[in-house]
Molecule: transfer RNA
Organism: Magnetococcales bacterium
RNA sequence: GUCCCGUUCGUCUAGAGGUUAGGACACUGGCCUUUCACGCCGGUAACAGGAGUUCAAUUCUCCUACGGGACGCCA
Repeated sequence: GUCCCGUUCGUCUAGAGGUUAGGACACUGGCCUUUCACGCCGGUAACAGGAGUUCAAUUCUCCUACGGGACGCCA
């Protein structure tokens, strides 16, 4: 330098055009308990940035950023 893959709550992860963006753990309020833990019910919290296509984009395309990989060049 070229090409490929990835980026979603604090963490891990599902969703592949129309979802209230789901789950687990964590955090937090309550219930339960003599207390704690466990368990049960609830809550907060996320689509890397920009552009395009589309009636509609987290999802498809392009660019950028970051991370990973393959190949190549120089030494």